[in-house]
Background:
This is a predicted structure of a 91-nucleotide RNA (Glycine riboswitch aptamer) from an uncultured Pseudomonadota bacterium. The model forms 91% of the base pairs in the Rfam consensus. Rfam family: Glycine riboswitch aptamer. Gene Ontology term of the family: glycine biosynthetic process.

RNA sequence: ACAGAGUGCACGGAAGAGACCCCGACUCGAACGGGGCGCCGAAGGCGCAACCCGCCCGGAAACGCUCAGGCAAACGGACUGUGUACGCUGA
Numbered sequence: 001a002c003a004g005a006g007u008g009c010a011c012g013g014a015a016g017a018g019a020c021c022c023c024g025a026c027u028c029g030a031a032c033g034g035g036g037c038g039c040c041g042a043a044g045g046c047g048c049a050a051c052c053c054g055c056c057c058g059g060a061a062a063c064g065c066u067c068a069g070g071c072a073a074a075c076g077g078a079c080u081g082u083g084u085a086c087g088c089u090g091a
Stems, first nucleotide, its partner, number of pairs: 002090003006086008018037001020036005038071003044067001045065003051059002
C1' cells in the first nucleotide's frame, strides 16, 4: 500500500409535533419576558433491557421518560452519503 472499526473537519441528505390562548412593553409581530393548555423525540440528559464484561449500585439502543430542547419558515437536528486528516488493530 490493503482491510476493519473509531474520532475530527468540509459539503450535502435528514423526521416529528399549536404561525395555539392570555398579559406586558410606545405599537404590529412568528422575536423578547411572564402565565396557561395541548403535543413531539432524532441535540443533550436520565432509566431499563437484549447483549457485553466479569464483580462493579460496571458498560450498553433508534426502547422508555420528557428535565432540557422543539411544535410556519429560518436556525438546530440523531443518523447518514461523499471527500479528507488523525491515530488504533490486523497484516